[in-house]
RNA sequence: AGAGUUUGAUCCUGGCUCAGGAUGAACGCUGGCGGCAUGCCUAAUACAUGCAAGUCGAACGAGGAUCCUUCGGGAUCCUAGUGGCGAACGGGUGAGUAACACGUGGGUAACCUGCCCAAGAGACUGGGAUAACACCUGGAAACAGAUGCUAAUACCGGAUAACAACACUAGACGCAUGUCUAGAGUUUGAAAGAUGGUUCUGCUAUCACUCUUGGAUGGACCUGCGGUGCAUUAGCUAGUUGGUAAGGUAACGGCUUACCAAGGCAAUGAUGCAUAGCCGAGUUGAGAGACUGAUCGGCCACAUUGGGACUGAGACACGGCCCAAACUCCUACGGGAGGCAGCAGUAGGGAAUCUUCCGCAAUGGGCGAAAGCCUGACGGAGCAAUGCCGCGUGAGUGAAGAAGGCCUUCGGGUUGUAAAACUCUGUCCUUAUCGAAGAGAGGUAGGUAUGUGAAUAAUGUACCUAUAGGACGGUAGAUAAGGAGGAAGCCCCGGCUAACUACGUGCCAGCAGCCGCGGUAAUACGUAGGUGGCGAGCGUCAUCCGGAAUGAUUGGGCGUAAAGGGUGCGCAGGCGGUCUUGCAAGUAUGGAGUGAAACGCAUGAGCUCAACUCAUGCAUGGCUUUGGAAACUGGAGGACUGGAGAGCAGGAGAGGGCGGUGGAACUCCAUGUGUAGCGGUAAAAUGCGUAGAUAUAUGGAAGAACACCAGUGGCGAAGGCGGCCGCCUGGCCUGUUGCUGACGCUGAGGCACGAAAGCGUGGGGAGCAAAUAGGAUUAGAUACCCUAGUAGUCCACGCCGUAAACGAUGAGGACCAAGUGCUGGGGGUGAAACCUCAGUGCUGAAGUUAACGCAGUGAGUCCUCCGCCUGGGGAGUAUGCACGCAAGUGUGAAACUCAAAGGAAUUGACGGGGACCCGCACAAGCGGUGGAGUAUGUGGUUUAAUUCGAAGCAACGCGAAGAACCUUACCCGGCCUUGACAUCCUCCCGAAUGUAGAGUAAUGUCUGCAGCCUUUCGGGGCGGGAGAGACAGGUGGUGCAUGGUUGUCGUCAGCUCGUGUCGUGAGAUGUUGGGUUAAGUCCCGCAACGAGCGCAACCCUUACCCUUAGUAGCCAUCAUUAAGUUGGGCACUCUAGGGGGACUGCCGUGGAUAACACGGAGGAAGGUGGGGAUGACGUCAAAUCAUCAUGCCCCUUAUGUCUUGGGCUACACACGUGCUACAAUGGCUGGCAACAAAGUGAAGCGAGACGGCGACGUUAAGCAAAUCACAAAAACCCAGUCCCAGUUCGGAUUGCAGUCUGCAACUCGACUGCAUGAAGCUGGAAUCGCUAGUAAUCGCGAAUCAGAAUGUCGCGGUGAAUACGUUCCCGGGCCUUGCACACACCGCCCGUCA
Repeated sequence: AGAGUUUGAUCCUGGCUCAGGAUGAACGCUGGCGGCAUGCCUAAUACAUGCAAGUCGAACGAGGAUCCUUCGGGAUCCUAGUGGCGAACGGGUGAGUAACACGUGGGUAACCUGCCCAAGAGACUGGGAUAACACCUGGAAACAGAUGCUAAUACCGGAUAACAACACUAGACGCAUGUCUAGAGUUUGAAAGAUGGUUCUGCUAUCACUCUUGGAUGGACCUGCGGUGCAUUAGCUAGUUGGUAAGGUAACGGCUUACCAAGGCAAUGAUGCAUAGCCGAGUUGAGAGACUGAUCGGCCACAUUGGGACUGAGACACGGCCCAAACUCCUACGGGAGGCAGCAGUAGGGAAUCUUCCGCAAUGGGCGAAAGCCUGACGGAGCAAUGCCGCGUGAGUGAAGAAGGCCUUCGGGUUGUAAAACUCUGUCCUUAUCGAAGAGAGGUAGGUAUGUGAAUAAUGUACCUAUAGGACGGUAGAUAAGGAGGAAGCCCCGGCUAACUACGUGCCAGCAGCCGCGGUAAUACGUAGGUGGCGAGCGUCAUCCGGAAUGAUUGGGCGUAAAGGGUGCGCAGGCGGUCUUGCAAGUAUGGAGUGAAACGCAUGAGCUCAACUCAUGCAUGGCUUUGGAAACUGGAGGACUGGAGAGCAGGAGAGGGCGGUGGAACUCCAUGUGUAGCGGUAAAAUGCGUAGAUAUAUGGAAGAACACCAGUGGCGAAGGCGGCCGCCUGGCCUGUUGCUGACGCUGAGGCACGAAAGCGUGGGGAGCAAAUAGGAUUAGAUACCCUAGUAGUCCACGCCGUAAACGAUGAGGACCAAGUGCUGGGGGUGAAACCUCAGUGCUGAAGUUAACGCAGUGAGUCCUCCGCCUGGGGAGUAUGCACGCAAGUGUGAAACUCAAAGGAAUUGACGGGGACCCGCACAAGCGGUGGAGUAUGUGGUUUAAUUCGAAGCAACGCGAAGAACCUUACCCGGCCUUGACAUCCUCCCGAAUGUAGAGUAAUGUCUGCAGCCUUUCGGGGCGGGAGAGACAGGUGGUGCAUGGUUGUCGUCAGCUCGUGUCGUGAGAUGUUGGGUUAAGUCCCGCAACGAGCGCAACCCUUACCCUUAGUAGCCAUCAUUAAGUUGGGCACUCUAGGGGGACUGCCGUGGAUAACACGGAGGAAGGUGGGGAUGACGUCAAAUCAUCAUGCCCCUUAUGUCUUGGGCUACACACGUGCUACAAUGGCUGGCAACAAAGUGAAGCGAGACGGCGACGUUAAGCAAAUCACAAAAACCCAGUCCCAGUUCGGAUUGCAGUCUGCAACUCGACUGCAUGAAGCUGGAAUCGCUAGUAAUCGCGAAUCAGAAUGUCGCGGUGAAUACGUUCCCGGGCCUUGCACACACCGCCCGUCA
């Protein structure tokens, strides 16, 4: 000293939370010792029992007991009583109290004070009772009463006396009343006591006593100042405020009474209500402050509740009295007794707070002459980790880095020098022995000195000697011995916050202070190992301060985050211009008093240290008093003109009020003309109209509002104000400076004004128009649209008192760059320019702001005053009060709940926002799908199984380039268990392997025969069998743990970086802009300059040419043949190597002299020539664990392996993708051996010939292929036939008979022949493809493959139509705008119901 938390990210505002310290604490786990402290915070609840205040015989009388006795008596002790002193202290508690109760400083000239100290004076003379006691009576008791006796330091007279009281005189003093000193006058008192000594009528010492004065101590009263919440408490007060007189008191005083006056207090908060003992101090804080008032100390108050007095120096009295009340107890029912908020203790309450202990040894108190007695004050001990402090639980050496645990990538790491082991020590502990200080005081006895005294007595004081006395306690401490022996836990480990892994669990159990964690790989739950922190404690909870500048004096704010009152006038209050004189209230400074002690701080000292205790000093911010100062503020006096006001001369204006008046328009009425519609809407309908509307013309009526001018123009405090004229009236501006002389600013309360709507009374009512009615729209439409229409809108008077009453910006003043408009004045000019005042706008510097922005009209720099804010919701609600006719307005909470709510700006995404652009996206066309049959895939259903995956586009002729067995993963059944497959070990056997047999549904199983290499002879290689275990194996799960691969947006033109610059920052710039392009393609401009991944190009193919090479290719020329068959040739075609060619290169026009576009030339090809490959950053937790690989989990005589058979081929149905068709642009028959390209071929392609109607079979040439074969291309063309029909269309389905492949065609193959001949006559809503060699149409080939394509991938043949264009649908790109979205519009979010 800060940190976490609002967001995708940012800055700010703002709340919540955490880290620190503290406690009279409590709870959980744990617990060795000692010292010092502390310990009912709740029920001021009720209390059993014991104790807590007595003492004095040296005041007095009596009774009793013991001892001694010379029997006369004496001594000692006890008991109750009279009397004295004490009991008013000490101890407890905090209920009450908001008060002179407390604190602090003063005052008493308005007072008292027992015991104590000092000084002075005195103590003379008398008297009568009474308790105890005895006896009697009453009563249950408590107790009461009668009679009789007796004493005193008990009680009562008289004398003496003033210094006391009263009035007076003189002097002195003081803040008034007055006080002090001296004098004279009047009035008033006491115990001849006790003890000791004695020279004994007496004297004397000590103690006690009386009076007076003074002191000390303690108290009483008065007073300034200080410390609390509510105004949703605004008025309170009759002894109330004052006076006179009297009474009362220690004393002043309405303290009390009588009379008189009508005062007194209060917004500087009276009164009321609530809460509370106050302080020194304690806690915290840098401080200012905030909170607290336990222990210790001071004061106050109280003693079951309320009231009262008595006694006394002192009480209105905790352990006294009386009365009343509640409660408890005793009772003979008539009456009595009691008061733990004393110490212990009990019950109760509560989260919670101790022993019915020891002792008066010390300190202190009461009584006493003293010894002494009493003392739950106090000194101690006990209990409690309640707190603070100290100590210990061992120390050193010790690596095989032991074992065990945990983790592991299996190598190791860690626990960890930790342990063990060895060597030591002995604090605490155990046992035993010794053993304090606290007792230097005081008492008693004796002695010495000295005082009083007549005294060698007695007695006081000082000193010396002797002597008894310790609760704690046999404690502290010391010594000896013993043995590492007896002594460590708690919390945390996701971030904040130091400290990490494994397993278990699987949004469950649970955690959590805030954010949040947990849905199968949890460092956040639980456990373990390990780490971290503190340590006889550690955590949790509660409370307080801090952090919190989050109530801001120090030290905050109010345009948009919470917050400027709607506006003005103005009382109180606050603040206030220049000069001067004096005062000294504030102010600063010096001195003095006080500020108790304890506490705090500093320095020392004592307990071994520390806590603790002691000493000294400082501090104690304050209050009081006093001296000098006079700048500033203030009070007072004088002056000034700049602030403010006023005079005079001018000026502008929808400023306000009242009364008149004008035209346009609307509506209505009357009349004329005129006829079928009008009106209204996106379209309609309701409505009006043949009883004459609308339209049009003329005349009239009524009400309301004032077009144009008109303007970020004017006026007004704001609300607001608009035709014209008149009257009345407010404010403002300019010029001038002769006037006044600070007269000013702000302004809580208060008063006034205050849009619209609304209310009351009375008018008025044209238009408009809440409510209402009807018609539409709609799923509905209590709306938007239409037709009507009432309050109201208008006027007068009176209420209401609120608005986004906004510039969301209170008023006034001073200062602080510029530029440019407008309004009204003044100066100036010939007119301008220019200067200036007041107002009203824009841009903008400095400055400021979180940013946006504001910026002389401030949100800048300052001063003065007022109002307001303190997280969101609840809520401007409830309640109270005030106002109002009402509506309602003003003032204005809490419970509860959330961790946010919010402001500004940024980047995206989105918009039924905008601008621009592209794409078979639409449009223009061609052909399809959707209807039929069938093939195929999917869903669904079914099944023992119908294995699994794929799911909008981007799953569905997809994985599968080919399920009869195999494949195969599925199902039924049957086997095997180190295994079908891999590596390692031991033993045995021998090649491997081939072949035959038995058996089985098949595998498995069993048997026979044949059959090796090398060697150093041990063996080795290879293989088989048996065995043991490590392990194999898994198409089991998780594609949301992954790699790799792929799809998609999209071949869309985008996606980024470095440096610089701008911004507090997220970010921006670059990449935006003007053009252009298929393109972020290029050009130009620009705080940007460059670069990367993408685009393009480089690659393949195709189109043209050249060149090289000619066999299996070709044949123009020459020869030859049935035939390029052969000779020959390589010109051509073709093949396959290498080159060329196209680059907006050339010309013109446009464009900015650019990029580029358009047109043209040449060219085989022209503007990326056509096609392909090529897929940026990323998105979809997209697809795939079943291609493969792989983490984790799961199975291990089975979820593995082998195998027979079945299934993946099911079938009411639904969908996708195809094929074939529905026919004449056609079918069929023939001509027919018309014309391709690209491929494939040895377990192959297979010519030809023969057989078969055919599928095909038999035989067989050639060909590892530019040579041979597959191989026939088909549509096309020509001719014939069919004649619009379910047909000579269409071919499904079915029957029979076959062919081929294959161990095997039943489930379940393809093909052939004959026969059968279904649906279907161009397809609803909807929907798909295609822009040229494309669509459409026609056939051919290949992969897979034993066989099995209508699918897939390729090949060529024939070969179109259309595109005006970008409004719309879909998708995309870029810029901009809005946004409360960011999982990003499939978003967010409101209401109702459950």
RNAcentral holds the sequence, with entries from ENA and SILVA. Small-subunit ribosomal RNA from an uncultured bacterium, 1394 nucleotides, folded computationally. Rfam family: Bacterial small subunit ribosomal RNA. Gene Ontology terms of the family: ribosome and structural constituent of ribosome. The coordinates come from a structure-prediction model, not an experiment, and the mean pLDDT is 84.